Transfer RNA from a Candidatus Parcubacteria bacterium, 73 nucleotides, folded computationally.
Rfam family: tRNA. The family's RNA type in Rfam is transfer RNA. Gene Ontology term of the family: triplet codon-amino acid adaptor activity.
RNA sequence: GCCGGAGUAGCUCAGUUGGUAGAGCAGCUCACUUGUAAUGAGCAGGUCGUCGGUUCGAUUCCGACCUCCGGCU
Numbered sequence: 001g002c003c004g005g006a007g008u009a010g011c012u013c014a015g016u017u018g019g020u021a022g023a024g025c026a027g028c029u030c031a032c033u034u035g036u037a038a039u040g041a042g043c044a045g046g047u048c049g050u051c052g053g054u055u056c057g058a059u060u061c062c063g064a065c066c067u068c069c070g071g072c073u
Stems, first nucleotide, its partner, number of pairs: 001072007010025004019056001027043005049065005
């Protein structure tokens, strides 16, 4: 330099004919318990890597860029 993959909650990851963003773990509250753990119920937590384009509408389609991983030279 070229090619491919990944970037979504604190962490690990889902999320398709484009139409209100989810799970598990972790966190907080409550119940249960003499107390803790475990268990159950609830709550909170997201400018979907950045900037543009298309569209009535973009996590999703298109372009450029950034970071990480792999391959080729």